[in-house]
Context: one part of a larger RNA
RNA sequence: GAUUGAACGCUGGCGGCAUGGCUAAAACAUGCAAGUCGAACGCGAAAGGGGAGCAAUCCCCGAGUAGAGUGGCGAAAGGGUGAGUAAUACGUUUCUACGUGCCUUGAGGUCGAGGAUAGCCAGGGGAAACUCUGGGUAAUACUCGAUGUGGUCGCAAGAUCAAAGGCUUGCCGCCUCGAGAGCGGGGAACGUCCUAUCAGGUAGUUGGUGAGGUAAUGGCUCACCAAGCCUUAGACGGGUAGCAGGUGUGAGAGCACGGCCUGCCACAUCGGGACUGAGACACUGCCCGGACUCCUACGGGAGGCUGCAGUAACGAAUCUUCCGCAAUGGGCGAAAGCCUGACGGAGCAAUGCCGCGUGCAGGAUGAAGCCCUUCGGGGUGUAAACUGCUGUCAGGGAUUAGGAACACAAUGACCAAUCCCAAAGGAAGAGACGACUAACUCUGUGCCAGCAGUCGCGGUAAUACAGAGGUCUCGAGCGUUAGUC
Numbered sequence: 001g002a003u004u005g006a007a008c009g010c011u012g013g014c015g016g017c018a019u020g021g022c023u024a025a026a027a028c029a030u031g032c033a034a035g036u037c038g039a040a041c042g043c044g045a046a047a048g049g050g051g052a053g054c055a056a057u058c059c060c061c062g063a064g065u066a067g068a069g070u071g072g073c074g075a076a077a078g079g080g081u082g083a084g085u086a087a088u089a090c091g092u093u094u095c096u097a098c099g100u101g102c103c104u105u106g107a108g109g110u111c112g113a114g115g116a117u118a119g120c121c122a123g124g125g126g127a128a129a130c131u132c133u134g135g136g137u138a139a140u141a142c143u144c145g146a147u148g149u150g151g152u153c154g155c156a157a158g159a160u161c162a163a164a165g166g167c168u169u170g171c172c173g174c175c176u177c178g179a180g181a182g183c184g185g186g187g188a189a190c191g192u193c194c195u196a197u198c199a200g201g202u203a204g205u206u207g208g209u210g211a212g213g214u215a216a217u218g219g220c221u222c223a224c225c226a227a228g229c230c231u232u233a234g235a236c237g238g239g240u241a242g243c244a245g246g247u248g249u250g251a252g253a254g255c256a257c258g259g260c261c262u263g264c265c266a267c268a269u270c271g272g273g274a275c276u277g278a279g280a281c282a283c284u285g286c287c288c289g290g291a292c293u294c295c296u297a298c299g300g301g302a303g304g305c306u307g308c309a310g311u312a313a314c315g316a317a318u319c320u321u322c323c324g325c326a327a328u329g330g331g332c333g334a335a336a337g338c339c340u341g342a343c344g345g346a347g348c349a350a351u352g353c354c355g356c357g358u359g360c361a362g363g364a365u366g367a368a369g370c371c372c373u374u375c376g377g378g379g380u381g382u383a384a385a386c387u388g389c390u391g392u393c394a395g396g397g398a399u400u401a402g403g404a405a406c407a408c409a410a411u412g413a414c415c416a417a418u419c420c421c422a423a424a425g426g427a428a429g430a431g432a433c434g435a436c437u438a439a440c441u442c443u444g445u446g447c448c449a450g451c452a453g454u455c456g457c458g459g460u461a462a463u464a465c466a467g468a469g470g471u472c473u474c475g476a477g478c479g480u481u482a483g484u485c
Stems, first nucleotide, its partner, number of pairs: 001485004006481005013356006019349002021314001027311002030309003035073003040070002043067001048061005080267003089192008098184003103180008111145004120135006150161004165172003193239003200230003205227008242264004246257004269290005292303004320346001322345003328342001329340004359389004369380004393426001395421006402415002429474005434455003440469005450457002
């Protein structure tokens, strides 16, 4: 000098765009963050209104609505964090023994039969969470048979493997097989911090044969056999750390860093496990164990903000318990649409970068005040007052281009644009002035009080302390501290 996710001190007008828990991957009250489909299926209220009846009650509308349940798809995405990880990771190049819901494309098929079960009804247990027994019901839920374009096994013969219907009647589905796209699994080489006050490490260890397992290769696992394998080009151990695109600085080489955004990885209170599924060993799924918190009738139960807000704690330090699905995108749906703390916006903070303003012109041999003085005067200083003018921003009002694109129509949370009004009004500070380093005098103090980045100032005339006047630099900022080059 540049720079920062900064903090602190003094000060603070406006706008645009960014950024904002770096510490406790410590704990969390409350609300929301993943639903959707009636064009898969069977059920099916109530309030309210009307009618009949002495009344009980019944009928119609509400309504095949609300609702829960079965079933399908989604919930493995999106969102958060960086604890762990020094290599099961990441980056570059490359290979293949593999998988693939939705999507595209091609070939073919979609026939017949059956038994259950939730919801519901009846009864029971429990404080609750919830649960048990009996009866009965539907399906694109489940099962069996048929067929076999085709697939699998096989030298062949042959064996074996499928389906589901719905509605608004031409559409959406369903099954088998092939191809594709995109995505994913696996392998190899090279690269990727410090430490030798870590020198030897290793028995599934290294390789083979066979088997199991997997979508698939492989000690991935197992049996047997052999005795290998890694290592001073640093094995093994210890410490530290998510990696990269990139970022800061620098002429470069390099050094330091990895916050925001994008890609990959890992994690979801701690540890373990599988289930379902095309895909998970699954943040707001399940089971077990630990710690913690809560409820309890003491028998037993419930929970997981490293989602968005927010609380308390910690800390030098970091925001609203906001608005909207109008746009973009995602899930479901034939669609209308519903959901979406993704996202779009608004709010807070000078945290940063950028832009604008705080007026403009005239105005005295020059007011007052203050300061200095050789007492003559000099400085602040055209500065002010005063006169004329303008209208950025802020303020008030009116109108509606654009963000809106989805055949037409309709559709804006929020932002914005244009015009009019008034009025200099509402808008300047911070640090420094001995040298480095731009900027000087007076008074006070008297090695005291104090200053200080370095050199150094202060012991009676201190341009270095403190105050004042003046000046210099930057300016809605200016300084200080801390980090990096």
About this RNA:
A computed fold for a 485-nucleotide part of an RNA from an uncultured bacterium, annotated as small-subunit ribosomal RNA, 5' domain. Its mean pLDDT, the model's own confidence on a scale to 100, is 86. Rfam family: Bacterial small subunit ribosomal RNA.